Two RNAs folded together computationally: RNase P RNA and transfer RNA, 368 nucleotides in total.
It holds a member of the Rfam family "Archaeal RNase P". Clan: RNaseP clan. Rfam classes the family as a ribozyme. The literature on the family includes a 1999 paper in Nucleic Acids Res by Brown, "The Ribonuclease P Database". Rfam describes the family as follows. Ribonuclease P (RNase P) is a ubiquitous endoribonuclease, found in archaea, bacteria and eukarya as well as chloroplasts and mitochondria. Its best characterised activity is the generation of mature 5'-ends of tRNAs by cleaving the 5'-leader elements of precursor-tRNAs. Cellular RNase Ps are ribonucleoproteins.
Model confidence (mean pLDDT): 75 of 100.

[in-house]
RNA sequence: UAGAGUGAGAGGGCAGCCGACGGUAGGACUUUGUCCAGCUGAGGAACUUCCCCUCUCCGCAGAGCAAGAUGAAUUGGGAAAUCCAAUAGGGCGAGAGCCUUGGCAAGGGCCCAGAAACGACACAGCUCCGGUAACAAGGAUGAUCCGUCAGGCGGUGACAUUCCCGGAGAUCUGGUGAAACGGCGACACCUCAUCGGAGCAAACUCAUACAGCCGGGGUGACCUGCUCGGGACCGGCGGGUAGAGCGCAUAGUCGAAUGCUGCCUGAAACAGAAAGGGGGGUACUACUCACACUA
RNA sequence: GGACUCGUGGUCUAGGGGUUAUGACGUCGCCCUUACAAGGCGAAGAUCGCCGGUUCAAUUCCGGCCGGGUCCA
Numbered sequence: 001u002a003g004a005g006u007g008a009g010a011g012g013g014c015a016g017c018c019g020a021c022g023g024u025a026g027g028a029c030u031u032u033g034u035c036c037a038g039c040u041g042a043g044g045a046a047c048u049u050c051c052c053c054u055c056u057c058c059g060c061a062g063a064g065c066a067a068g069a070u071g072a073a074u075u076g077g078g079a080a081a082u083c084c085a086a087u088a089g090g091g092c093g094a095g096a097g098c099c100u101u102g103g104c105a106a107g108g109g110c111c112c113a114g115a116a117a118c119g120a121c122a123c124a125g126c127u128c129c130g131g132u133a134a135c136a137a138g139g140a141u142g143a144u145c146c147g148u149c150a151g152g153c154g155g156u157g158a159c160a161u162u163c164c165c166g167g168a169g170a171u172c173u174g175g176u177g178a179a180a181c182g183g184c185g186a187c188a189c190c191u192c193a194u195c196g197g198a199g200c201a202a203a204c205u206c207a208u209a210c211a212g213c214c215g216g217g218g219u220g221a222c223c224u225g226c227u228c229g230g231g232a233c234c235g236g237c238g239g240g241u242a243g244a245g246c247g248c249a250u251a252g253u254c255g256a257a258u259g260c261u262g263c264c265u266g267a268a269a270c271a272g273a274a275a276g277g278g279g280g281g282u283a284c285u286a287c288u289c290a291c292a293c294u295a
Numbered sequence: 296g297g298a299c300u301c302g303u304g305g306u307c308u309a310g311g312g313g314u315u316a317u318g319a320c321g322u323c324g325c326c327c328u329u330a331c332a333a334g335g336c337g338a339a340g341a342u343c344g345c346c347g348g349u350u351c352a353a354u355u356c357c358g359g360c361c362g363g364g365u366c367c368a
Stems, first nucleotide, its partner, number of pairs: 001295003005291005010285002012264006021041004026036004043270001047281002050279005055199004068195005073087005088101005102190002109184002118182001123174003126169006133162001138159001145155004204245003210239001212237005222230002296367007305320003313351001322338005344360005
């Protein structure tokens, strides 16, 4: 210097134009409006909706047990979180670094293959003993056993071998399989801890219509205070659809605003708030730092 | 905005750790028929949406993405 990587950071600034885009304090005028003009206005992830909290409603209102759901190393932090940090064990990587984590004491599981797969052994091979069968092959031209370091020699003198059956011993071997007696796993076992449900399209307020209840009404509701004339509705209550407000904020919208141009210099890529906050995950790199590797 | 659910041959599906997987319709071949349909026999056809993790072993269990669908004013 280049390449591929890991961990962090940061994800612009300035000026102008147009009140035109949203919101809002204000001023002037010819005041349901017009004009002037100040301030403010998308993100590190606003994405995802995977957790927790604020907030709200419904349900239960106590305690225990059972069932179910979720979680799980240790220590510390935190209100909590599938949260964070450090350490330990295990795994991956060449390294920087990254990922992961309760327990098998009891019950249950480990296909196929393999003698045997979760209970320790059985089984087969091996050694010894006994028995049966076959008399085909071996054996008096010496089986078997004993002594000697051995070739061999000496002694003994009729069985030995093989197949099968039974018994005993030894704990050596047994092709397989991821794993062979010591282990491994589970949402389905055990232990410990926590746990009611639904969510801002929640909820609350007002409320044309609408239905309900109560009261009045041809002995006159109501239309005008009176007269005349007309002649069947009127008032209240608590609900409540459309709709509006509120929740809602120093962005605060609701079919949802956040513009355009230029310069720094080529400010890019991923991406556009919808009650708010704390995390996790995912997407991206024009740019900065650190670490480690290769050439 | 919020809540949930699904993804397996061309289509609809079964399988909830144990041989890359079941069935129906469809496709193809043969038989039957003068021929077609129906019927009978057989065959092919699957990256179990994608990527990681756990495990001896993943369609299945866990996590993250992608896509489809449903409900709530």